[in-house]
Overview: Small-subunit ribosomal RNA, central domain from an uncultured bacterium, 342 nucleotides, folded computationally. The sequence was found in a public genome assembly.
Context: one part of a larger RNA
């Protein structure tokens, strides 16, 4: 190895695409390469095990068998895996005829609000807390009305509602544009699952270069609070948030539950279809039998029964550090120990 685990105890790779390689639907006909039988040869000798002998016995020592599970030839089987023909439609796909839909991407419009700023009206206050004060007003502020600017981000609808591979997507219109689901027949004819490496995406922050900057806001001032207060509160306030191109590549990136199939009671809501009698299919929640599960809970969208792939774990600390390599503009990222300790 036989023979452990990975939802919370250590472990699912942030996601998908796909290279190698693993695994793979029914049927025929055939091969013999794996596989099974049987023979032949060899598989040194001691030594091990059986069973005799032989030293008074025993360790010892000889004989004789046995074992040596290997490997090579040849003969024979054809059920299975595997090559190799032919066919088949249940996996997959593509066609047609509908749908849904914050799925991407570029582009134009809108409206409500919040600042500024112009005029109008009007006078002594605002404004802000736990109470204050900084700050803002008679160089007229706050309110209130009209008007002009420019940025952001789209209230109601709004739903444990959809859609995306995950990140993640919410005004409206237009143009490209990917996926998905039904339903009928038709067609291809296993084309199919996984996926080490590779390559793409990747929130927030952050970098770079050149624009934008209304609001809000690290830092950063100042005011309070306190014993102090490098905070919590309050005034203000740059970066940064917005765009464009380029980078970083982390996240409780969570369902803390890898993909993919096939089977295992139901009930009840809700979306999108066929079908209007009930069914059914396909996502989406919530409870619940079997049955796993330490327990909590899962429970046909399993953490049940089972196969295939692949990724990952092996006491706590040292450390996700230390060296090396690698990738980055940097910040760092990815790989990833050891002593010593308990």
């Nucleotide at each position: 190895c036989u023979g452990g685990g990975c939802g919370u105890a250590a472990a699912g790779g942030g996601u998908c695409c796909g290279u190698a390689g693993g695994c793979g639907g029914u049927c025929u006909u055939u091969u013999a390469a794996g596989u099974u039988a049987g023979a032949u040869g060899u598989g040194a000798a001691a030594g091990c095990u059986u069973g005799a002998a032989g030293c008074u016995u025993a360790a010892c020592u000889u004989c004789a068998a046995a074992a040596u599970u290997g490997c090579a030839u040849c003969u024979a089987a054809a059920a299975c895996u595997g090559g190799a023909u032919g066919a088949c439609u249940a996996g997959a796909u593509u066609a047609u005829u509908g749908g849904a839909g914050a799925g991407g991407u570029u582009g134009a419009u809108g409206g409500a609000a919040u600042u500024a700023c112009c005029g109008g009206u009007g006078u002594a206050g605002c404004g802000g807390u736990g109470a204050a004060a900084u700050g803002c007003g008679u160089a007229g502020a706050u309110a209130u009305c009209g008007g002009u600017a420019g940025g952001a981000a789209c209230a109601c609808c709004a739903g444990u509602g959809g859609c995306g591979a995950a990140a993640g997507c919410g005004a409206u219109c237009a143009a490209c544009u990917g996926g998905c689901c039904a339903a009928u027949u038709a067609a291809u004819g296993a084309c199919g699952c996984u996926g080490a490496g590779g390559g793409a995406c990747g929130a927030a922050a952050g970098c770079g270069u050149g624009g934008g900057u209304a609001g809000c806001a690290a830092a950063c001032a100042g005011g309070a609070u306190u014993a102090g207060a490098u905070a919590c509160c309050c005034u203000g306030g740059u970066a940064g948030u917005c765009c464009a191109c380029g980078c970083c590549c982390u996240a409780a990136a969570c369902g803390a539950u890898g993909a993919a199939u096939a089977c295992u009671a139901g009930a009840u809501g809700u979306a999108g279809g066929a079908u209007u009698u009930u069914u059914u299919c396909u996502g989406u929640a919530u409870c619940g039998u079997a049955g796993c599960u330490a327990a909590c809970g899962c429970a046909u969208u399993a953490a049940g029964u089972a196969u295939u792939c692949c990724g990952c774990c092996u006491g706590g600390g040292g450390a996700g550090u230390a060296c090396g390599g690698u990738c980055g503009c940097a910040a760092g990222g990815c790989u990833g120990a050891a002593a010593c300790u308990c």